Background:
The RNA shown here (transfer RNA) has 71 nucleotides and comes from a Candidatus Gribaldobacteria bacterium. Rfam family: tRNA. The family's RNA type in Rfam is transfer RNA.

């Protein structure tokens, strides 16, 4: 300096155009002489900007960041 890939909860993945799932973890009861475990539940997320579209986490585009390649 130039190509690719990536960015959703605190962490690890789901979601390929119209309602954001789920496991960890927290928190709250429940069991239990107490913890743990287990059982039930709450809480909490689309990296900024812009653009297409009736609608965009999704599709493009620019910047940031993180990753990898060529020199």
């Nucleotide at each position: 300096g130039c190509c690719c890939c990536u960015a959703u909860a605190g962490c690890u993945u789901a979601g390929u155009g119209g309602u954001a799932a789920a496991g960890c973890u927290a928190c709250u009861g429940g069991c239990u002489c107490u913890u743990a475990a287990c059982c039930a539940g709450u809480u909490g997320a689309c990296g900024c900007g812009g653009g297409u579209u009736c609608g965009a986490u999704u599709c493009c585009u620019g910047c940031u960041g993180g990753g990898g390649g060529c020199a």

Its mean pLDDT, the model's own confidence on a scale to 100, is 81.
The source organism's lineage runs through Bacteria, Bacteria candidate phyla and Candidatus Gribaldobacteria.